Background
Model confidence (mean pLDDT): 81 of 100. This is a predicted structure of a 108-nucleotide RNA (SAM riboswitch aptamer (S box leader)) from Geobacillus thermodenitrificans subsp. thermodenitrificans DSM 465. It matches the Rfam family "SAM riboswitch aptamer (S box leader)". Rfam links the family to the GO term regulation of gene expression.

Formats: sequence, structure tokens, C1' cells
RNA sequence: CGCUUAUCAAGAGUGACUGAGGGAACAGGCCCAAUGACGUCCGGCAACCUCCCCUUGAGGGAACGGUGCUAAUUCCUGCAGAAUGGCUUUCAUUCUGAAAGAUAAGUC
Repeated sequence: CGCUUAUCAAGAGUGACUGAGGGAACAGGCCCAAUGACGUCCGGCAACCUCCCCUUGAGGGAACGGUGCUAAUUCCUGCAGAAUGGCUUUCAUUCUGAAAGAUAAGUC
């Protein structure tokens, strides 16, 4: 890098350092940012791995450790279908699914 499975509407700082862009990529929107974003550290959140209890099918608990996360649903849309509105068409809104992506565990 690829493949499989699961999850992605909840949660998480009035801190320190740094100093210019950032929100994955492309396009279109919409936002964050010198009242300091992004990033790093610390803190925190969560509970995939891990551990414990009761039990074999799920449940309850812990958080030392391996990861992860810590603006906005994965910020929203892009593809397909359905419903409603409009109705000649374009189109708008909502819902469902897919695709892409992220994370974990496993695997070649």
C1' cells in the first nucleotide's frame, strides 16, 4: 500500500509555546483565523485493543498501558433511488443507500 469487519448526530481547555494560513484530495458552498487559527506540549474526552466481575449470550465496571479523538454530522453538496413542492424542463427540500474518507482490530 491492499483486503476484511466494526464505528463515524454524543463527548472533550478562559492552559503554555509558536506565528499564518486552516477545515483530507478535486470542484462548488459555508466557515475558523493576529481577540492568535493550524501545529506541538500539557490537560481532557471516549472506550477499539487491554484488564476485572457475572456469565456463555449479552451485560456491568476500570482506565496503568497500545492507539484514537479534542469547531461546525466525516462542516455541507457532488453518484443512485424515493417522497413532497414546483411542474414543460431545469430546480428546491427531506429521507435512504452507495462512493470517497477517518479510526480501530485483524490479515497477505